[in-house]
RNA sequence: GGAGCAGGGCAAAUGAUCGCUGAUCCUUUCCUUUCGAGGAAAGGGUGGGAGGAAAGUCCGGGCUCCGCAGGGCAUGGUGCUGGGUAACGCCCAGUCUCGGCGACGAGGAGGAAAGCGCAACAGAAAGCAGACCGCCACGCCUCGGCGUGGUAAGGGUGAAACGGUGAGGUAAGAGCUCACCAGUCUCGGUGGUGACAUCGAGAGCUAGGCAAACCCCACCCGGAGCAAAACCGAAUAGGAGAGCGUUUGAGGGCUGCCCGUCCGAGCUCUCGGGUUGGUUGCUUGAUCCCAUCGGUAACGGUGGGACUAGAGGAAUGAUCAUUGCCUCAGCCUCUCUUCGGGGGAGGAUGAGGAACAGAACCCGGCUUAUGACCUGCUCCAAAU
Numbered sequence: 001g002g003a004g005c006a007g008g009g010c011a012a013a014u015g016a017u018c019g020c021u022g023a024u025c026c027u028u029u030c031c032u033u034u035c036g037a038g039g040a041a042a043g044g045g046u047g048g049g050a051g052g053a054a055a056g057u058c059c060g061g062g063c064u065c066c067g068c069a070g071g072g073c074a075u076g077g078u079g080c081u082g083g084g085u086a087a088c089g090c091c092c093a094g095u096c097u098c099g100g101c102g103a104c105g106a107g108g109a110g111g112a113a114a115g116c117g118c119a120a121c122a123g124a125a126a127g128c129a130g131a132c133c134g135c136c137a138c139g140c141c142u143c144g145g146c147g148u149g150g151u152a153a154g155g156g157u158g159a160a161a162c163g164g165u166g167a168g169g170u171a172a173g174a175g176c177u178c179a180c181c182a183g184u185c186u187c188g189g190u191g192g193u194g195a196c197a198u199c200g201a202g203a204g205c206u207a208g209g210c211a212a213a214c215c216c217c218a219c220c221c222g223g224a225g226c227a228a229a230a231c232c233g234a235a236u237a238g239g240a241g242a243g244c245g246u247u248u249g250a251g252g253g254c255u256g257c258c259c260g261u262c263c264g265a266g267c268u269c270u271c272g273g274g275u276u277g278g279u280u281g282c283u284u285g286a287u288c289c290c291a292u293c294g295g296u297a298a299c300g301g302u303g304g305g306a307c308u309a310g311a312g313g314a315a316u317g318a319u320c321a322u323u324g325c326c327u328c329a330g331c332c333u334c335u336c337u338u339c340g341g342g343g344g345a346g347g348a349u350g351a352g353g354a355a356c357a358g359a360a361c362c363c364g365g366c367u368u369a370u371g372a373c374c375u376g377c378u379c380c381a382a383a384u
Stems, first nucleotide, its partner, number of pairs: 001380008010371001012323007020049002023046010051356001055367002058365005063225004070259004076220004080094005095109001096107004110216002115214001117210002132155002134151007163181006182206002184203008229280004239271006251263004287306008325353005331347006
């Protein structure tokens, strides 16, 4: 100097003017009144007012309702080990596998010897496979060749051909036998909480890939959702018809099914009519900040401090000035130099730029989009 990897917070600051909106206090006017007070409007003071992702709606919850929320099956989810958390499919630490020279990254990480399946083409044959060329033995024959039997070591096809190398053996061959190696299984040693690592012995046992194929195994899970729900007010046509039923139980709840159980005198369907208003839910929280202790860490304990949007068709804005950040241009000073309008640092001047994007019940995550900076680490080149 170049190319990378990982992490961190920020998302401009200050002032002025005008404007919007919540809370709270004060003043004035009006209305209501059960005479306690309440409500509405206007003005003024004080304090507050979009995010790191508010996005996606992919997970987990808080909360609300289903009277209680049973058992089994199904559906669905997760899938190495140990921790964290309210919980999770998340986070931390580790093991293993794969990728990378590396810093690091990714993970689909139980089971293929329970079953059932999939794999184009080529090839004889793709998992209880198999004989195209070939090798060997016997027989025939008209030098070419044919038939029967054996074989899977050599060659071919293929991404992959049923362990590899060498020796023996054989008619020719083959784990047929042996030595070494790889894998698998069994029995043990050492280290570790564990996943696992490593070492030894035995067994010729050789059993490819895919489960993000169905499946098997282990564990987990009531449902619906703030358009949940609660309250107040108002209006209509205490409408019409049909079917079933009133303890011989219609209908309904418990997820989808079944069992079981509970409620139950009205229910279901068709036609038609009314209301589609207001208030609450709505922000004090598994919340945030600081210090300290424990822990590798995630995180937890203790002490102190803070209250930081709550709209309701939807507010949180606009203008100006200065400063800060980034980019470009020439100028000045210093410095390096291979002496090239070359490189670096600083200063002043001028011009320009500032991304992704907006709460809607709330919280913890993940994923995606994005601007400039800071810190640590890896690799390469050159010089010393």